Predicted 3D model of a 76-nucleotide RNA (transfer RNA) from Aliivibrio sp. Model confidence (mean pLDDT): 81 of 100. It matches the Rfam family "tRNA". Rfam's curators write: Transfer RNA (tRNA) molecules are approximately 80 nucleotides in length. The RNAcentral record of the sequence draws on ENA.

[in-house]
RNA sequence: GGCGGAAUAGUUCAAUUGGCAGAACAUUGGAGUCAUAAUCCACAGGUUGGGGGUUCAAAUCCCUCUUCCGCUACCA
Numbered sequence: 001g002g003c004g005g006a007a008u009a010g011u012u013c014a015a016u017u018g019g020c021a022g023a024a025c026a027u028u029g030g031a032g033u034c035a036u037a038a039u040c041c042a043c044a045g046g047u048u049g050g051g052g053g054u055u056c057a058a059a060u061c062c063c064u065c066u067u068c069c070g071c072u073a074c075c076a
Base pairs, nucleotide, nucleotide: 001072002071003070004069005068006067007066010025011024012023013022019056028042029041030040031039049065050064051063052062053061
């Protein structure tokens, strides 16, 4: 250089082939306990890596850039 994959909540990952962005853990508040822990309940947390395009509608499709991982490495 070429080809392929990945990027979504603090972390690990989903999202059924374009139609309400979710789960678990963690954090926070409450219950619980003499106190802590376990356990239970509840809340909050997201410009879906950046930019642009298509569409009534995009995490999802198209183009481009960035970062990470893997394969390949030339000669008919």